[in-house]
RNA sequence: GGGCGAUUGGCACAGUUGGUAGCGCACCUGAUCGACAUUCAGGAGGUCACUGGUUCAAGUCCAGUAUCGCCCA
Repeated sequence: GGGCGAUUGGCACAGUUGGUAGCGCACCUGAUCGACAUUCAGGAGGUCACUGGUUCAAGUCCAGUAUCGCCCA
């Protein structure tokens, strides 16, 4: 230099044919307990790496950029 893949709450990940973003763990509150843990109920937290484009509508499609990984030279 070229090719491919990944980037989504604090962490690990899902997200189908484009139609208002979800699970688990962790966190907060309450119940349970003498207390903690467990269990149960409820809750908060993400403009989907960034910029632009297409579209009535983009995490999803297109272009560029950045970071990481793999391969080729």